The RNA shown here (small-subunit ribosomal RNA) has 1529 nucleotides and comes from a metagenome. The coordinates come from a structure-prediction model, not an experiment, and the mean pLDDT is 84. The sequence is in RNAcentral, with records from SILVA.
RNA sequence: AGAGUUUGAUUCUGGCUCAGAACGAACGCUGGCGGCGUGGAUAAGACAUGCAAGUCGAACGUGAACCUUUCUAUUAGCAAUAGUAGGAAGGUUUACAUGGCGAAAGGGUGCGUAACACGUGGGCAAUCUACCUUUUCUGUGGGGGAUAAUUCACCACAAGUGGAGAGAAUACCGCAUACGGUUGAGAAUCAUAUGAUUUGAAAACCAAAGCUGGGGAUUCGCAAGAACCUGGCGCAGAAAGAGGAGCCCGCGGCCUAUCAGCUAGUUGGUGAGGUAACGGCUCACCAAGGCUUACGGGUAGCUGGUCUGAGAGGACGACCAGCCACACUGGGACUGAGACACGGCCCAGACACCUACGGGUGGCAGCAGUCGAGAAUUUUUCUCAAUGGGGGAAACCCUGAAGGAGCGACGCCGCGUGGGGGAUGAAGGACUUCGGUUCGUAAACCCCUGUCACUUGGGAACAAAAGCUUCAACCUAACACGUUGAGGUCUGAUAGUACCAGGAGAGGAAGGCACGGCUAACUCUGUGCCAGCAGCCGCGGUAAUACAGAGGUGCCAAGCGUUGUUCGGAUUUAUUGGGCGUAGAGGGUGCGUAGGCGGUCAUGCAAGUCGGGUGUGAAAUACCGGAGCCUAACUCCGGAACGGCAUUCGAAACUGCAUGGCUCGAGAACUGGAGAGGUGACUGGAAUUCUCGGUGUAGCAGUGAAAUGCGUAGAUAUCGAGAGGAACACCAGAGGCGAAAGCGAGUCACUGGACAGAUUCUGACGCUGAGGCACGAAAGCCAGGGGAGCAAACGGGAUUAGAUACCCCGGUAGUCCUGGCCGUAAACGGUGCGCAUUUGAGGUGGGAGGAUUCGACCCCUUUCGUCUCGAAGCUAACGCGAUAAAUGCGCCGCCUGGGGAGUACGGUCGCAAGAUUAAAACUCAAAGAAAUUGACGGGGGCCCGCACAAGCGGUGGAGCAUGUGGCUUAAUUCGAUACGGCGCGAAGAACCUUACCUGGCCUUGACAUGUACGUAGUAGAAGGAUGAAAGUCUGACGAGGUAGCAAUACCAGCGUACACAGUGCUGCAUGGCUGUCGUCAGCUCGUGCCGUGAGGUGUUCGGUUAAGUCCGGUAACGAGCGCAACCCCUAUGACCUGUUGCCACUCCCGAAGCAAUUCGGGAAGCACUCUGGUCAGACUGCCCUGCAUAACGGGGAGGAAGGUGGGGAUGACGUCAAGUCAGUAUGGUCCUUACGGCCAGGGCUGCACACGUGCUACAAUGUCCAGUACAGAGGGAAGCCAACCCGCGAGGGGGAGCCAAUCCCAGAAAACUGGGCUCAGUUCAGAUUGAAGGCUGCAACUCGCCUUCAUGAAGCUGGAAUCGCUAGUAAUGGCGCAUCAGCUACGGCGCCGUGAAUACGUUCCCGGGCCUUGUACACACCGCCCGUCACACCAUGGAAGCCAGGAGAGCCCGAAGCCAGUACGCCAACCGCAAGGGGGCAGCUGUCUAAGGCUAGACUGGUGACUGGGGUGAAGUCGGAACAAGGUA
Repeated sequence: AGAGUUUGAUUCUGGCUCAGAACGAACGCUGGCGGCGUGGAUAAGACAUGCAAGUCGAACGUGAACCUUUCUAUUAGCAAUAGUAGGAAGGUUUACAUGGCGAAAGGGUGCGUAACACGUGGGCAAUCUACCUUUUCUGUGGGGGAUAAUUCACCACAAGUGGAGAGAAUACCGCAUACGGUUGAGAAUCAUAUGAUUUGAAAACCAAAGCUGGGGAUUCGCAAGAACCUGGCGCAGAAAGAGGAGCCCGCGGCCUAUCAGCUAGUUGGUGAGGUAACGGCUCACCAAGGCUUACGGGUAGCUGGUCUGAGAGGACGACCAGCCACACUGGGACUGAGACACGGCCCAGACACCUACGGGUGGCAGCAGUCGAGAAUUUUUCUCAAUGGGGGAAACCCUGAAGGAGCGACGCCGCGUGGGGGAUGAAGGACUUCGGUUCGUAAACCCCUGUCACUUGGGAACAAAAGCUUCAACCUAACACGUUGAGGUCUGAUAGUACCAGGAGAGGAAGGCACGGCUAACUCUGUGCCAGCAGCCGCGGUAAUACAGAGGUGCCAAGCGUUGUUCGGAUUUAUUGGGCGUAGAGGGUGCGUAGGCGGUCAUGCAAGUCGGGUGUGAAAUACCGGAGCCUAACUCCGGAACGGCAUUCGAAACUGCAUGGCUCGAGAACUGGAGAGGUGACUGGAAUUCUCGGUGUAGCAGUGAAAUGCGUAGAUAUCGAGAGGAACACCAGAGGCGAAAGCGAGUCACUGGACAGAUUCUGACGCUGAGGCACGAAAGCCAGGGGAGCAAACGGGAUUAGAUACCCCGGUAGUCCUGGCCGUAAACGGUGCGCAUUUGAGGUGGGAGGAUUCGACCCCUUUCGUCUCGAAGCUAACGCGAUAAAUGCGCCGCCUGGGGAGUACGGUCGCAAGAUUAAAACUCAAAGAAAUUGACGGGGGCCCGCACAAGCGGUGGAGCAUGUGGCUUAAUUCGAUACGGCGCGAAGAACCUUACCUGGCCUUGACAUGUACGUAGUAGAAGGAUGAAAGUCUGACGAGGUAGCAAUACCAGCGUACACAGUGCUGCAUGGCUGUCGUCAGCUCGUGCCGUGAGGUGUUCGGUUAAGUCCGGUAACGAGCGCAACCCCUAUGACCUGUUGCCACUCCCGAAGCAAUUCGGGAAGCACUCUGGUCAGACUGCCCUGCAUAACGGGGAGGAAGGUGGGGAUGACGUCAAGUCAGUAUGGUCCUUACGGCCAGGGCUGCACACGUGCUACAAUGUCCAGUACAGAGGGAAGCCAACCCGCGAGGGGGAGCCAAUCCCAGAAAACUGGGCUCAGUUCAGAUUGAAGGCUGCAACUCGCCUUCAUGAAGCUGGAAUCGCUAGUAAUGGCGCAUCAGCUACGGCGCCGUGAAUACGUUCCCGGGCCUUGUACACACCGCCCGUCACACCAUGGAAGCCAGGAGAGCCCGAAGCCAGUACGCCAACCGCAAGGGGGCAGCUGUCUAAGGCUAGACUGGUGACUGGGGUGAAGUCGGAACAAGGUA
């Protein structure tokens, strides 16, 4: 620091997701040790049990026990003495009380609380303070009356309650005293508003308690002891400090406006009450104020800090620390220095427990622990040794505070699970191209070490005080006491722990997750859109690095992953640090309030601002430096910092404030012209329609075509007259005006604004503008008019599968006017307003000036509008560009992924329609912008092709052949299946082929090679048995090669075992080959240039061509694969060649003929034809012409051939997962006595049917018969087969010749000549069937071909539709060949004969090329995609109601309690002789008031028959709305 994900690719916008860190965590797998931390986050749910607050006998009373002393009685004893009982005194312990202090701390929790609760800084001149401190100051005198415990008696289950008696205090109550305090007339000094401080006349008021140690001179006393002296601890009053508490204020920190108004003690005043204290804190009266992000709702303890982050920020508030709040729920006070009190009291309520049913008791959010709920959070432990707290003079007691231990990998930190050597790179696993590679120096093995754990032994620190004791010093009358110092003594929960030493042995100690990309790490097997994975993108449908397992690897490591949450990345709320033309986003427009911002000069002030000082900013944390535990975590010390707040001193540039000026901003006055600016009134003509009248006759109207409609009752057309409403042709223009909406005939009236010119005036008066107000197209609404034309709805006619549309005929609201609503539009420049700055060019409207002119126009300058193009700059790009989307400033509005949704609910407005404001649940990983390349378009332009058209002949109808589908079947083997499958693989299925079926057999096999082992009458084999054959069983006879003298070894052979053999699967794992677009003219590259980029340019453009062919132009210049040419055949000629070809000339022989001559054969020859080789020829070369005089086109000459002469071969980059695993090859997978092999028979030929391709026909351009002519190219040895003979014929016999320019196949046929047939299902056509034959072959039944005779079907030119062909072509005629024993060939491949017609042309159909345009397509239009309906699921709105909750209002009732009143009842202290008084209390009454009740409404949540829409869901229905002109933009 970034990355993945929208696309075919790109740039951008934008969301989602990931990598990081963290946690009081939980879950899964795993788990050796230690240190330090940490651990109920949910139910502030309920709690059994134990403990958590007591202590003081030196305040005081009493009881009990024990001890000591003593006395009395008594028992035993002679007695000393011992025991028992009782009394007194003392001591110790303990219990119950009184009393004091504490219990308000410590500890827990976070319910409530949005608040002066907290934080921070101030204030109290408006306050209180127990214990503590002191150099403080003063005092502590003298009396009185009660009472608890205890005792007695009674009631009660208990808890407890009342009565009587005795009796104490540091308990309680008077009195005295007053350093002093309070009240206080005044005075002085200060001060910050009320005031503070000091001083202060007179007078009044206000205190107290004792306990204990020591001493011994004097006094008292029998004694004890007291007085007395001296200490200590207390007590009372006062002053101060410290710490604590209370109150007030400024500022700061959550969400919500779908909460906009709230408030009656409310705001203030006067007076009173109350409090420690100010204050409506409370009350009476008076005034009418006060607040405003108030009020309401939701959520929440706040902070230091914690986590994260570069920071700014964001989230959080466990542990530790500060503050607050609470203690079962609600209310209340008492006591006290302090509470409205966690382990106190009273009342009410809920809950739980006890009960004798009368009544009582309780409060773990203390520490442990239990149940419950929960994903989830520990021991019913030890000790007060330390630290701290309470009490005490102290010892000491108490302390679940605390210190420790225990449990939990919950976190952080440390350590270990060994170290070194060790290659036959062992075995084994995994992979493998079978060679090997890897785990891997890893292991084994050798040599070491000894941490931790284990064991044996030793063994801490934390401890110092206090107390006691010894001594010394000081104090003192004192050798008491006390204080200080020194020595001694005593105290350890943790803990026999840490630590140390010895011992033994590598021995006891490694897992988790990941491995497609992000993201480090790859293979095999299994699975087969299944099972599963997944954070996002996405994997899985038979070769999965993504599932599962394994091996290997990577990352962490006693942990590793997952889940959840927070921050980060996210500049994705943008202060730092974003945007708004088209991505989300400018308000429809103006005026204007608050607010924000604001020209210039001067002076002052000092609020902002800047600088210095001071105070504060708790500690801890974090940072820096250092120190202590072996290190670290952890802890300690020091420093800096704590960004802040407050206060004080200073500065005066800027902002602000105040004052005074200025004129450039703004405005006013004056003059002038322009304009569809607005409102009202009046006027006008053209046109439509209607009415009336005239003329006139059969149609008019309408459409793609029609029909509905109108018209003989006279339409349309035409002429005249009239009525009425609406709109204003031409002018008219990217023109003008207006804020926008908008404004268009003319005239008049009233009126707003802008602009220009030149002066004068005001003197910042300005800009923007939340709310607000006004205007605001069309449609719509209300009321009243009006209504010609047009025209929603509606009716009709068409179209259509349908047509609630598009088209047509009608037609009502409405459109128009007046008045009032509505308040929205793609209200758009999709661009808020204002000001300033920044190169230009051109047009246009208004004004002014200059120059010029007689006057103008043109021209020049300037200004205000408006438009086009463009510089810089900006922008993702498109584009914008002085009218900015450039550069800045000011203000407003708005945006934050798509959908849900501009929807629901609520509010406001509206008559309604509806408008406005405006969510959430849920769901997706995109949605989107611009541009690029393609593809496509019922877009455009140009061009080509038998593409259409023009022609000729076919197919589709018939019969047959053949292929396919389907059906059938044991099997009808398999594949091909739009063009580009279907006479295709197959250039030939009776067996074989053959892959299929049935049956019978074989198992290393029918075949090749290799390895290991075994074998010797072995290999081979006549023959025999069985059988359909294969096979099985048997078998006379009977070998071989190499080396060696030989034995023997090896080979060959056989057997066994393993590799292997499969037309089994996958052409969607492949190679190769092929088809197709298409013989179409295209497809690319290098360098350069342009673009952020995908890409573009080149290759586009103007011509031209069959052609990206060539020329010209050109930010391109070149090049490659294609085109063309080079190759083959063919058309002409020359030369060469001369047998088997040829025979003109010459010769010979034979035959015929009178003869000329003809025919046959031969010689000679190579002239010609021909064979097959080498050359020539054609190149727009020449001429004319068109063009840009370039390519090229048109015409012509010559030529056998003319503009690539004709034909062939040749197929660019690529597309179709096109075809082929069955031609071969080949990865993977499956089978192994079978999915392999052999054999026989069957099937591939099966037949209601459908389609393709063909053949033959339907006839007279024909058919039949007879005669007769002319080819080319091929083939031939298990072959072609002549002559001749037989047969009607197929064929048979026969055998010459030929390995072929020699012989044979081999008669070419159509044509031509002559004749018959005469339009007929025929002398057409030949299917089918019968019979008889022939041939091939082991074999023609299933299932061959041919011949002859007989038979003689359908068919009379073929519906919709569709195919081929542009010249030696179509059409038509025959011939040959491959395969092959034969043949289904009518197929395929070739050959020659005869031999046309037509092309105006490119509108249309199809296919293709180039350019351009649109696009929401990119699997690319066979695309994409919308809505209803149906089904399933999910969340949500409405809804009669039902349930629950919190809060408020009114009324009723009203506990406890404070306060007030009353107190006739009761009462010890004081006064009084007494009566009585003073004072107090119970009781009663009242205000307030918790809970409760009643009432009506509002709010929130849940639920709800039914209902509304929404979302989601591989293959449902109906249509076809959008994207192309999307077929009606």